[in-house]
RNA sequence: AUCGAAUCAAGGCAAACCGUCGGAAACGUCGGCAACGCAAAGCUACAAGGGGCUACCGCGAUUUGUAUCGCCAAGCCAGCCAGCUGCUCGU
Repeated sequence: AUCGAAUCAAGGCAAACCGUCGGAAACGUCGGCAACGCAAAGCUACAAGGGGCUACCGCGAUUUGUAUCGCCAAGCCAGCCAGCUGCUCGU
């Protein structure tokens, strides 16, 4: 270096829930509580990996209608796969 592992040692992150703020929403910030879990649960998201979620705006259709339905991302998810980087031990 490559590959493997979470045993040893040192540690790390933090699901869900509650509150708060932002947002059309998905979702995210902050705080609390708690610890679902994670060998990368570290970083990377238009175009310029794949996949998924939401649909303001926009487009189309229906409709008495300010309504309903469908499509659409440059919005969101990295704790979906993936890419890059990294600690410990073994090899």